Background:
Predicted 3D model of a 1440-nucleotide RNA (small-subunit ribosomal RNA) from a metagenome. Rfam family: Bacterial small subunit ribosomal RNA. Model confidence (mean pLDDT): 85 of 100. The RNAcentral record of the sequence draws on SILVA.
RNA sequence: CAGAAUGAACGCUGGCGGCAUGGAUUAGGCAUGCAAGUCGAACGAUAAGCUCCAGCUUGCUGGAGUGGAAAGUGGCGAAAGGGUGAGUAACACGUGGGAAUCUGCCCCCAAGUUCGGAAUAGCCCGUGGAAACGCGGUUUAAUACCGAAUGUGGUUUAGCGACUAAAGAUUUAUCGCUUGGGGAUGAGCCCGCGGCCCAUCAGCUAGUUGGCGGGGUAAUGGCCCACCAAGGCGACGACGGGUAGGUGGUCUGAGAGGAUGGUCACCCACACUGGGACUGAGACACUGCCCAGACUCCUACGGGAGGCUGCAGUCGAGAAUCAUCCGCAAUGGGCGAAAGCCUGACGGUGCAAUGCCGCGUGAGGGACGAAGGCCUUCGGGUCGUAAACCUCUGUCAGAGGGGACGAAAUUUGACGGUACCCUCAGAGGAAGCCACGGCUAACUACGUGCCAGCAGCCGCGGUAAUACGUAGGUGGCGAGCGUUAUUCGGAUUCACUGGGCGUAAAGGGUCCGCAGGGGGUUUGCCAAGUCUGGUGUGAAAUCCCGCGGCUCAACCGCGGAACUGCGCUGGAUACUGGCGAACUAGAGUAUGUCAGGGCAAGCGGAAUUCCAGGUGUAGCGGUGGAAUGCGUAGAUAUCUGGAAGAACACCGACGGCGAAGGCGGCUUGCUGGGACAUUACUGACCCUCAUGGACGAAAGCGUGGGUAGCAAACAGGAUUAGAUACCCUGGUAGUCCACGCUGUAAACGGUGUACACUCGAUGGCGGGGGAUUGGCCCUUUCGCUGUCCAAACUAACGCGUUAAGUGUACCGCCUGGGGACUACGGCCGCAAGGCUAAAACUCAAAGGAAUUGACGGGAGCCCGCACAAGCGGUGGAGCAUGUGGCUUAAUUCGAGGCAACGCGAAGAACCUUACCUGGGCUUGACAUCGAUCGCCCCCCUGUGAAAGCAGGGUUCUCUUCGGAGACGUGAAGACAGGUGCUGCAUGGCUGUCGUCAGCUCGUGCCGUGAGGUGUUCGGUUAAGUCCGGCAACGAGCGCAACCCACAUGGCCAGUUACCAGCGGAUAAUGCCGGGGACUCUGGUCAGACUGCCCGUGUUAAGCGGGAGGAAGGCGUGGAUGACGUCAAGUCAGUAUGGCCCUUACGCCCAGGGCUGCACACGUGCUACAAUGGUCGGUACAAUGGGACGCGAAGUCGCGAGGCGGAGCAAAUCCCCAAAGCCGGCCCCAGUUCGGAUUGGAGUCUGCAACUCGACUCCAUGAAGUCGGAAUCGCUAGUAAAGGCGUAUCAGCAACGACGCCUUGAAUCCGUUCCCGGGCUUUGUACACACCGCCCAUCACAUCAUGGAAGCUGGCCGCACCCGAAGUCCGUGGCCCGACCCGCAAGGGAGGGAGCGGCCGAAGGUGUGUCUAGUAACUGGGAUGAAGUCGAAACAAGGUA
Repeated sequence: CAGAAUGAACGCUGGCGGCAUGGAUUAGGCAUGCAAGUCGAACGAUAAGCUCCAGCUUGCUGGAGUGGAAAGUGGCGAAAGGGUGAGUAACACGUGGGAAUCUGCCCCCAAGUUCGGAAUAGCCCGUGGAAACGCGGUUUAAUACCGAAUGUGGUUUAGCGACUAAAGAUUUAUCGCUUGGGGAUGAGCCCGCGGCCCAUCAGCUAGUUGGCGGGGUAAUGGCCCACCAAGGCGACGACGGGUAGGUGGUCUGAGAGGAUGGUCACCCACACUGGGACUGAGACACUGCCCAGACUCCUACGGGAGGCUGCAGUCGAGAAUCAUCCGCAAUGGGCGAAAGCCUGACGGUGCAAUGCCGCGUGAGGGACGAAGGCCUUCGGGUCGUAAACCUCUGUCAGAGGGGACGAAAUUUGACGGUACCCUCAGAGGAAGCCACGGCUAACUACGUGCCAGCAGCCGCGGUAAUACGUAGGUGGCGAGCGUUAUUCGGAUUCACUGGGCGUAAAGGGUCCGCAGGGGGUUUGCCAAGUCUGGUGUGAAAUCCCGCGGCUCAACCGCGGAACUGCGCUGGAUACUGGCGAACUAGAGUAUGUCAGGGCAAGCGGAAUUCCAGGUGUAGCGGUGGAAUGCGUAGAUAUCUGGAAGAACACCGACGGCGAAGGCGGCUUGCUGGGACAUUACUGACCCUCAUGGACGAAAGCGUGGGUAGCAAACAGGAUUAGAUACCCUGGUAGUCCACGCUGUAAACGGUGUACACUCGAUGGCGGGGGAUUGGCCCUUUCGCUGUCCAAACUAACGCGUUAAGUGUACCGCCUGGGGACUACGGCCGCAAGGCUAAAACUCAAAGGAAUUGACGGGAGCCCGCACAAGCGGUGGAGCAUGUGGCUUAAUUCGAGGCAACGCGAAGAACCUUACCUGGGCUUGACAUCGAUCGCCCCCCUGUGAAAGCAGGGUUCUCUUCGGAGACGUGAAGACAGGUGCUGCAUGGCUGUCGUCAGCUCGUGCCGUGAGGUGUUCGGUUAAGUCCGGCAACGAGCGCAACCCACAUGGCCAGUUACCAGCGGAUAAUGCCGGGGACUCUGGUCAGACUGCCCGUGUUAAGCGGGAGGAAGGCGUGGAUGACGUCAAGUCAGUAUGGCCCUUACGCCCAGGGCUGCACACGUGCUACAAUGGUCGGUACAAUGGGACGCGAAGUCGCGAGGCGGAGCAAAUCCCCAAAGCCGGCCCCAGUUCGGAUUGGAGUCUGCAACUCGACUCCAUGAAGUCGGAAUCGCUAGUAAAGGCGUAUCAGCAACGACGCCUUGAAUCCGUUCCCGGGCUUUGUACACACCGCCCAUCACAUCAUGGAAGCUGGCCGCACCCGAAGUCCGUGGCCCGACCCGCAAGGGAGGGAGCGGCCGAAGGUGUGUCUAGUAACUGGGAUGAAGUCGAAACAAGGUA
């Protein structure tokens, strides 16, 4: 990441219908309308209208009746319905129980409904106020209120007794009313159990817990009060903090679980915020009341009004959530006797793709395939039967007609002229979105060029992008498609199902041990767990199954199942548990042997240092080398004596003891645990262990001692770029003792403790038994301690009876890396610090084991002119040449450690030539096609530096006569051309490691795998060469051989080469005849193979020596270059993809440049001289080349060279040596060395030697006297020295390159070291592989966070102040109708206003905890292509 889901939102798109759903945020504020009324059959009065009557100013007044508006008294309702989720962690909810209760309307039963009385609203009058709203007075009714009676009944009481009710209305039948009992429904209360996070919240509690008495309530109860007692709760998590309405259910999941609680249903809570009660059956009351507060509105400023979390609607905030709709027709509710009224509950419609479901946007035919698009290898492919076209159909939408169910029940239909049915026309009106690198289904082109951008993760993009953007195509889904957010899944990645802890994260440093968890054998009882039957409950809806209704489906109806739970009850008793009894196998208790176990005291010798003395003299000491230091004031060394402290050599061990830390001279005392042996006893007394306790190396701390040696810090000396280090000389804490603290460690077997089980082998230590006369040996047994191995386990490494195997019990711990062994808080500590322990942020990894490489200032073995041994050079000089740099119009380009630099270039004066300047050309210098014209070719003139431009002349071949052919010209256009770019797009070729001995494959075997084996090992070799062994057996590319050349010989052949013998000729010469012997030439064979001998070795391979041989162990040299490495080199040799230029980046020409010169480097030449120079004489090669050539003789010139031209297409002719040798001179000097440079004069080549050729002669005669650090070549015909040839080429900058011959050495002890390489092994944090990786500080930027003088806000606690409304209590001199006394006045009973008191919200003051924000400054942290300083780690990382 792929799946499913959502009250969703956003982007693009959008045809129809059905059914659902729709303010999740500000429980923020609200304009307007509506959302709770009804009853005249409870009551008084009564408007309009109507009827009747009366009066009469014929239109008014009065009366009666009817009527019923508005208002009032009264009754019922308003506590329902509707909304919301703020608060609440609570008996709030769920489930199951319980006792001390109430319950209007409804149902059943019993009884009753008698007689009276006094008020009051309305109305009327007066009056205050802006209003809201009052105030006073007169009169009045009731189913309003009051009294009396009666008492079935009820209450109370031990009993007697006492107390206690009512209402009528309309009409004749009902509806009411009162009391009591019962029921139903609803409600209140109590309890068991269940369901969130934080222990960095561990202790909480004063009405607190209980009792007695009272108050209060419908009712139990500290619910409240007085008194008494001191309790109550808590690691099974109290208290505190955070979060949250709960449930049925919903989503996901195989399940167990996890997440969630929108719509629907049940319960709770709330109604602007806080407090309070009243009324009532029921409220502490959403659209009631009172008070306080905030806010809004009205006001005449005095005072008032309000509460949409009801339905619509509005503003605000927000990513975001609808109509100020219709109707009471249905269902349901309130009132009423009823008609009926009310009902934003509800029924409907509207809006929104928000979701689910259904349907459509057409169907069939139609090309070896239109146009067009895209791609293309240019052939074609693809979109694609797709379209066009033909034939049809008619869903949806549209038009016309008909037209419901929903009404039971005479009335009554908002939806609705809707659903549905019939008819009609017409393919017409209806397709998009996302993706296409892998995961993941789907690929090409162009554009872009680490830009623009993409991205869920890995990652794409720096000129050929299937990853960006667009297009074509393709895949997926489809009226939707994507994105985002969230949940579960995948994740057995918190693991109950179902994980781990030696090394990946993870065993507590060790032991003791309370709670807790677990627990041996036999038996009895109980039945709590457990199992089983029955029963009650587990609301409905949902899920599942069946059936049914809308055309289907979604949706809905009916029935069933299920709801895994809880309660009650019957039964079972194996296991667990409880109680009782018993047992001995677990555990424990008593005597002898063994050990550095612990504590204390005493004793001992060696060594070191110091002190004193003796001997003795110049050094000692120390190091890589030194120095500091000590010493002539006598050290070190040595002898004697003494002092002090610390540690105990040898024994000593892989050995012993201890729980761990740890324990080591000897003796004594005290003391702990263990092993073995022996019997007896107790009788499960056991195992483990959170919290807790004790012990606990070193360092460190406190107090007091002690201090020989050692030795942080510190000082000095060295080292070094530095050296606050490593090394050296000193040296203080400390190390030691006593007492106290600290409590950590790689406290490690990196492995918790206990018990049991599971093949073996071989050691060590302790004890016992047997055997033996006895000891050793042997055998056996128990305990401890090692090594190796089987099975098993393990990712591997490994472990393996001392388990990391198989099990049981208990404890501790882990959950990606960093941040972080940290911060904050708490606890501990004298301090240092310890224990506990996060988050923000950040990364796509961090890590384990093993593998293959590479690497190492790791190891072993072995090679190479690698070092060493030697010879000659380079680096110094001058010159040549290449390169860098500089310069320039240009100094064309490339090559860059080895492996660029006398390289491409085996020939830059022009040309070459690619560069620069200038002059020109534009189908072009070159190729193909080409209308037209002309011949081509050749010659001439003008201009010009030339190219070119302009002009003139001359005029082709063939022919079947039409024309054809070369050739030139040439419009337009296809195209040519490019040494322009990319060697990091390529082919090919090449360099290099390296002529190093390696690199692989098939099959088999081993390993989960990468991979290994083979190829390692023992020998041996130049060699992975060969031999032997071996889980390998074979094979391939490499090695070697086959090829070429050289060295010997035979044979064949014999000119141009040769000339021994024979003959001839000459001044002389193989000159001639001739010869085929020799040399030589060049062809073919032979020869060399460790074949033979001796020794050695494994009887092998081979090695050493020897014989023979021209040659001997690869005879010498060449050709030959494995798999691969270096993105090595080359687009400028050629080829070539892509890109770029096209009157120019192409082409032609002239001149210039590539040769420029303060410098630097590479490669060479010549030298510095006497082993030389110079002069004269004299000898000997080979490879090669030659006709536009080599060029002889002769001749001229000092010479380069000229004249000359014999001979030669060459073993025939020509070009051909030098050092050497013989002799003379020079005499150690800047020279008779050296030749640069410069002047002059020439020669040759060439169109042309100015820039810029070579050579010659004369003159000139520089540096240089053997070369610093450093560095190169070479192992024999080699080095060194000497010359010669050739290619390129007109000539030549050649001193270069490639070859040839001549002369011709020295040295190799050896592999320690340097460099490179091969094999094996080892370590690794490296794998673009040590030119690797990587750490810390500093500097800069960004981000989050801790501390912090403080500042600000919020919740809460405590103390105190003030104290509203209101209940309750008290009072009540003022007020009051009913009842009592009384003729009355008046009094009494009773009630009230008012006042006082307790409590009490908001508010205030003070204090404190917690929490959030913010802050000068400050701490660390994280991150960031190319900053600074060092070099800590990874290899022995250079001091492990």